Transfer RNA from Candidatus Iainarchaeum sp., 72 nucleotides, folded computationally. The prediction has a mean pLDDT of 85.
[in-house]
Parts: sequence; structure tokens; C1' cells
RNA sequence: GCCCUCAUAGCUCAGCGGCAGAGCACCAGUUUUGUAAACUGGGGGUCGUGGGUUCAAAUCCCAUUGAGGGCU
Repeated sequence: GCCCUCAUAGCUCAGCGGCAGAGCACCAGUUUUGUAAACUGGGGGUCGUGGGUUCAAAUCCCAUUGAGGGCU
């Protein structure tokens, strides 16, 4: 220098054009003499950033930043 993959909740990840989700974690409640466990409910995300396409973009296109890998 060129190519590929990844970036979504505090963490690990799903979602591949039509209202952003799961598990764990966190908060509250039930239960217990109390804690843990179990059960029930709840809060939490400008989807890395900027632009474009579209009635509609996490998703498609371009650029860019960061991380990982490959080639020379």
C1' cells in the first nucleotide's frame, strides 16, 4: 500500500428494508428470622461517525474512525 471481517443496552450477542430484542448484570416486589437461590415486574441503546438511496435504513450504497485477520 491492497483485500476481508467486526462495531447494536453495563457485558456477551441476535436482529439482513416496516415500532430495536434475548441472556447475564442492575433496580423494585413476593418468598425467608435474615442472606443467597427461585419467581414476578421495571429501568436502560442518536444501532461507531458523516453523507446518500427509499414512503420507510441497525439492515442497501459511499466516505471515514477504531479493532482484528490476510497478502505484498